RNA sequence: GCCGCCGUAGCUCAGCUGGUAGAGCACGUCCAUGGUAAGGACGGGGUCACGGGUUCGAUUCCCGUCGGUGGCU
Numbered sequence: 001g002c003c004g005c006c007g008u009a010g011c012u013c014a015g016c017u018g019g020u021a022g023a024g025c026a027c028g029u030c031c032a033u034g035g036u037a038a039g040g041a042c043g044g045g046g047u048c049a050c051g052g053g054u055u056c057g058a059u060u061c062c063c064g065u066c067g068g069u070g071g072c073u
Stems, first nucleotide, its partner, number of pairs: 001072007010025004019056001027043005049065005
């Protein structure tokens, strides 16, 4: 330098053929216990990496940038 894949909650990840985003763990409150752990209920938390484009509408499609990762030279 070229090519592919990835970037979504604090962490690990889903979301698929465009219709305003979810799970597990973690965190908070409560229940429960003599107390702790385990368990149960409820809840908070996201400019979907960034900038443009297409569209009535974009996490999703297109282009570019940045970062990570793998391959080739």
The RNA shown here (transfer RNA) has 73 nucleotides and comes from Candidatus Gracilibacteria bacterium CG17_big_fil_post_rev_8_21_14_2_50_48_13. The organism belongs to Candidatus Altimarinota, within Bacteria. Its Rfam family is "tRNA". It is annotated as a transfer RNA. About the family: Transfer RNA (tRNA) molecules are approximately 80 nucleotides in length. Its mean pLDDT, the model's own confidence on a scale to 100, is 81. It was read from a public genome assembly.